[in-house]
RNA sequence: UCGCACUGCAGGAGAGCGGGCGUUCGUCAGAACGGCCCACCGAAGGCGCAAACUCCCAUGAACGCUCAGGUAAACCGCACGCCGGUUGUGUA
Numbered sequence: 001u002c003g004c005a006c007u008g009c010a011g012g013a014g015a016g017c018g019g020g021c022g023u024u025c026g027u028c029a030g031a032a033c034g035g036c037c038c039a040c041c042g043a044a045g046g047c048g049c050a051a052a053c054u055c056c057c058a059u060g061a062a063c064g065c066u067c068a069g070g071u072a073a074a075c076c077g078c079a080c081g082c083c084g085g086u087u088g089u090g091u092a
Base pairs, nucleotide, nucleotide: 002090003089004088005087006085007084008083009081011080016038018037019036021034022033023032024031025030039071040070041069045067046065047064048063052059
């Protein structure tokens, strides 16, 4: 210096303000919580395969599945990641 890991931190998509039911609060309008049903999303995680590699096995994606998670705005979460590090490690 570069790669990898860790860490700080810009940016960070997609998809129903769906329909009932129950409980509580409330004069009403409505609100909160719980669970049921249907429709959707893929970029936490998970699972499966492809190329690759290979005797076999294994590994294996941003591809597929949608278990989990999520679906007005906001918040939270979010793979990835610009830019960093009085971090580690490997290589030159």

The prediction has a mean pLDDT of 82. This is a predicted structure of a 92-nucleotide RNA (Glycine riboswitch aptamer). RNAcentral holds the sequence, with entries from Rfam.